[in-house]
RNA sequence: CAGGACUCUGGAGAGACUCCAUCAAUGGAGCACCGAAGGGGCAAUACGCGUGAAUGGAAGAAUCCCAUAACACGUGUGGAAACUCUCAGGUAAAAGGACAGGGAUUGC
Numbered sequence: 001c002a003g004g005a006c007u008c009u010g011g012a013g014a015g016a017c018u019c020c021a022u023c024a025a026u027g028g029a030g031c032a033c034c035g036a037a038g039g040g041g042c043a044a045u046a047c048g049c050g051u052g053a054a055u056g057g058a059a060g061a062a063u064c065c066c067a068u069a070a071c072a073c074g075u076g077u078g079g080a081a082a083c084u085c086u087c088a089g090g091u092a093a094a095a096g097g098a099c100a101g102g103g104a105u106u107g108c
Base pairs, nucleotide, nucleotide: 001107003106004105006103007102008101009100010099015031017030018029019028020027021026032091033090034089038087039085040084041083046077047076048075049074050073051072052071054068055067056066057065
């Protein structure tokens, strides 16, 4: 100095709601609500494809064919968060908790 597991401290939000079972802890159902475990979604940028136009191959012109750095439009892939969804989780305390700081350990 950097990352992983460990440990300590701080750490928000939202019904100790209603009904049923139970001595209780707790579990099930219903309605309302929250975002900061986890999970899903996407903006710019980047890359690809198609079309158009332009330029060139290329000859008198047009059509057709081929190629092209940059351009316009459409589309696909990838794409972060404390944004968003609320699947999961949560809505007294406890526990959990993104994130922040410290300790010890490991590595350079």